[in-house]
């Protein structure tokens, strides 16, 4: 140097181009408890890496940058 693959909430993953982007755990608050603890109820959390573009409409499809992962190459 090229080609893939990945990036969504604190961690972990979902979401056919079509209505307000969900769920598990964590953290919060409650209810239980004699006191914890399980268990059980709520709520809150998001620049879907970052800009740009196509579309009536974009987490999703095109650019490009930037982050990690992985093959190839070159290493005269």
């Nucleotide at each position: 140097g090229c080609c893939c693959c990945u990036g969504u909430a604190g961690c972990u993953c979902a979401a056919u181009g079509g209505a307000u982007a969900g769920a598990g755990c964590a953290g919060g608050a409650g209810u239980g408890u004699u006191c914890u603890a399980a268990a059980c109820u709520c709520a809150a959390g998001g620049u879907u890496g970052g800009g740009g573009g196509u579309u009536c409409g974009a987490a999703u499809c095109c650019c490009u940058c930037c982050a990690g992962g992985g093959g190839c190459a070159c290493c005269a």

Background: The RNA shown here (transfer RNA) has 76 nucleotides and comes from a Candidatus Bathyarchaeota archaeon. The sequence was found in a public genome assembly. The organism belongs to Candidatus Bathyarchaeota, within Archaea. It matches the Rfam family "tRNA". Gene Ontology term of the family: triplet codon-amino acid adaptor activity.